[in-house]
């Protein structure tokens, strides 16, 4: 130094071809239960690494940046 892939909720990932951002697990409050786990029910959580461009519109495209894995050399 050069080629890739990745960055979205406390984690572990989804978001196909731009149109008001989701699951699972954890949390929290309820039910249930003699308790507890377990089941069932609700809810909090995200300025989608970061600056710009594009476009009515961008998590998704593009530019350059930061971080992080994998390859060459």
């Nucleotide at each position: 130094g050069c080629c890739u892939c990745c960055g979205u909720a406390g984690c572990u990932c989804a978001g196909c071809a731009g149109g008001u951002a989701g699951a699972g697990c954890g949390u929290a409050u309820g039910g249930c239960u003699g308790u507890u786990a377990a089941c069932c029910a609700u809810a909090a959580g995200g300025u989608c690494c970061g600056u710009g461009g594009u476009u009515c519109g961008a998590g998704u495209c593009c530019a350059c940046g930061c971080g992080g894995g994998g390859g060459c050399g």